The prediction has a mean pLDDT of 82. Transfer RNA from Haloarchaeobius iranensis, 86 nucleotides, folded computationally. It matches the Rfam family "tRNA". Rfam classes the family as a transfer RNA. The source organism's lineage runs through Archaea, Methanobacteriati, Halobacteria, Halobacteriales and Haloarchaeobius.

RNA sequence: GCGAGGGUGGCCGAGCGGCCAAAGGCGGCGGACUUAAGAUCCGCUCUCGUAGGAGUUCGCGGGUUCGAAUCCUGCCCCUCGCACCA
Numbered sequence: 001g002c003g004a005g006g007g008u009g010g011c012c013g014a015g016c017g018g019c020c021a022a023a024g025g026c027g028g029c030g031g032a033c034u035u036a037a038g039a040u041c042c043g044c045u046c047u048c049g050u051a052g053g054a055g056u057u058c059g060c061g062g063g064u065u066c067g068a069a070u071c072c073u074g075c076c077c078c079u080c081g082c083a084c085c086a
Stems, first nucleotide, its partner, number of pairs: 001082007010026003018066001027045006046055003059075005
């Protein structure tokens, strides 16, 4: 340099146009159980709100669309293969 795959909540990881603040797990917080702790079970866990609800987010920017994590495009980064190389 060329080709392929990938970058998603604190972490891992699913999702591939609307049903998405986005499965599941880990971690965290609260509770039940226990003399206590662990294990187990239940609830919560982006922000604001008592709530209904609202807002913002899928590497960074731009575009398409009524609507984008999902499609297109430029760039950045990671992995693999190929090529180049004194």